Predicted 3D model of a 321-nucleotide RNA (Bacterial RNase P class A) from a soil metagenome.
Its Rfam family is "Bacterial RNase P class A". Rfam classes the family as a ribozyme. Rfam describes the family as follows. Ribonuclease P (RNase P) is a ubiquitous endoribonuclease, found in archaea, bacteria and eukarya as well as chloroplasts and mitochondria.
Its mean pLDDT, the model's own confidence on a scale to 100, is 79.
RNAcentral holds the sequence, with entries from MGnify.

RNA sequence: AGCUGGCUAGGCAGCCGCUGCAUGUUUUCGGACAUGCAGAGGAAAGUCCGGGCUCCACAGGGCAGGGUGACGGCUAACGGCCGUCCGCUAUAAGGCGAAGGCGCAGGUCUUCGACGAAGGCGAGGAACAGGGCCACAGAGACGAGUCUUGGUGCGCAAGCAUCAAGGGUGAAACGCGGCAACCUCCACCCGGAGCAACACCAAAUAGGCAGGCGAUGACGCGGCCCGUCGAGCCUGCGGGUAGGUGGCUUGAGCCUUGGAGCAAUCCAGGGCCUAGAGGAAUGGCUGUCCACGACAGAACCCGGCUUAUCGGCCAGCUUCA
Numbered sequence: 001a002g003c004u005g006g007c008u009a010g011g012c013a014g015c016c017g018c019u020g021c022a023u024g025u026u027u028u029c030g031g032a033c034a035u036g037c038a039g040a041g042g043a044a045a046g047u048c049c050g051g052g053c054u055c056c057a058c059a060g061g062g063c064a065g066g067g068u069g070a071c072g073g074c075u076a077a078c079g080g081c082c083g084u085c086c087g088c089u090a091u092a093a094g095g096c097g098a099a100g101g102c103g104c105a106g107g108u109c110u111u112c113g114a115c116g117a118a119g120g121c122g123a124g125g126a127a128c129a130g131g132g133c134c135a136c137a138g139a140g141a142c143g144a145g146u147c148u149u150g151g152u153g154c155g156c157a158a159g160c161a162u163c164a165a166g167g168g169u170g171a172a173a174c175g176c177g178g179c180a181a182c183c184u185c186c187a188c189c190c191g192g193a194g195c196a197a198c199a200c201c202a203a204a205u206a207g208g209c210a211g212g213c214g215a216u217g218a219c220g221c222g223g224c225c226c227g228u229c230g231a232g233c234c235u236g237c238g239g240g241u242a243g244g245u246g247g248c249u250u251g252a253g254c255c256u257u258g259g260a261g262c263a264a265u266c267c268a269g270g271g272c273c274u275a276g277a278g279g280a281a282u283g284g285c286u287g288u289c290c291a292c293g294a295c296a297g298a299a300c301c302c303g304g305c306u307u308a309u310c311g312g313c314c315a316g317c318u319u320c321a
Stems, first nucleotide, its partner, number of pairs: 001318008010289007018039009041295001045306002048304005053194004065190005070084005085124001086122004094115001096113007125185002130183002132179003142175001147166008198246004208237006217229004253272008290293001
């Protein structure tokens, strides 16, 4: 001088509230009150990948459709991460070179030029399976052909045929050319929907099913017995809705020590519990200090990627003097 990675995300005090949990008091059993403890993020975001979980579907194989693609490893899995290889690529300080200025001179200043690390980027399989495409320039872009020169043959000549070489254009010039981020081929992977998933409890009203009763009723030639029907009434059962509860936060968890490994990561020991709402809490005010405070807020949960972000701190790598 440059680059890479990580950490942090105003502090303290007082008052008034909100959500959850525990304990206690009280209750008209719905709750209320008091005390204590806990209470957004590195991205909670975009919903772009991958999983867990739940329900539905599902013999096996194939087709269609979608995705991935160097090699090896990690992982629950991935399009993620780590290591290595390959390809492309940038510049800083700096010295070097050139030109110019100043100076008697050693020298110094300015401008320009190439060089110059760590680093950055890579949809990084296959182009003798096939199709398609290759802008501009150029005679010609893979089909065919011929800009120039030379040799040979034919021809009076112009020229024609054939062979070889060369210049120029261009990213690439005839070479089994380039492009697969065009179709395609090869290998591997992929069932669908999502917590408004789903499970349980369960009114009122109106349907449904079963049983019983059922008028001085109807029907059976019908007066009695008996049988069938019967408005209505009673009891029970069952499904759905409103409503309520669970799912819900103990988890591929966090901290720390030791070990294996280049690393990602894994193993072992010890310790810790760190929001869980449900129209949706996590706030407001005041004082004070400083370096004056960015982007932004959970909604089933994780692993990534991407995007947004005022400042501050730390570590590592490389080059130069």